RNA sequence: GGGCUGGUAGUGUAGCGGCCUAACACGUCGCCCUGUCACGGCGAAGACCGCGGGUUCGAAUCCCGUCCAGCCCG
Numbered sequence: 001g002g003g004c005u006g007g008u009a010g011u012g013u014a015g016c017g018g019c020c021u022a023a024c025a026c027g028u029c030g031c032c033c034u035g036u037c038a039c040g041g042c043g044a045a046g047a048c049c050g051c052g053g054g055u056u057c058g059a060a061u062c063c064c065g066u067c068c069a070g071c072c073c074g
Base pairs, nucleotide, nucleotide: 001073002072003071004070005069006068007067010026011025012024013023018057028044029043030042031041032040050066051065052064053063054062
């Protein structure tokens, strides 16, 4: 330098154009439960999707550029 894969709550992932101002698990916080802790039950906060453009009535999802990480090739 070229190619491929990936980047979405604190962490790990899902989400294949509209029911998605985004779901699940763990974690955090509150309440219940318990003599206490743990377990369990209920609830809450937390990401506008790496960044910038474009396409579209509508984009996390498609296209282009760019940054970062991993792998492969030269």
A computed fold for a 74-nucleotide RNA from a bacterium, annotated as transfer RNA. Its mean pLDDT, the model's own confidence on a scale to 100, is 81. The RNAcentral record of the sequence draws on ENA. Its Rfam family is "tRNA". Rfam classes the family as a transfer RNA.